[in-house]
Molecule: transfer RNA
Organism: Candidatus Aenigmatarchaeota archaeon
RNA sequence: GCCAGAAUGGUGUAACGGUUAGCACGUCAGGUUGUGGUCCUGUCGAUCCGAGUUCGAUUCUCGGUUCUGGCC
Numbered sequence: 001g002c003c004a005g006a007a008u009g010g011u012g013u014a015a016c017g018g019u020u021a022g023c024a025c026g027u028c029a030g031g032u033u034g035u036g037g038u039c040c041u042g043u044c045g046a047u048c049c050g051a052g053u054u055c056g057a058u059u060c061u062c063g064g065u066u067c068u069g070g071c072c
Stems, first nucleotide, its partner, number of pairs: 001071007010025004018055001026044001028042004048064005
């Protein structure tokens, strides 16, 4: 340099173009416990950036950034 893939809460991971953006771990608060852990209830928190298509974009298109793999 060329090609392909990926980017979603603090972490991991889902999401037929129409979901309140789900689940698990986690934070915080409460219950339980002599304390802690386990367990239970509630809570907080996310779509890499910019443009386009569309009535509607996490999803499709283009460009950029970063990471991973392959070729040279």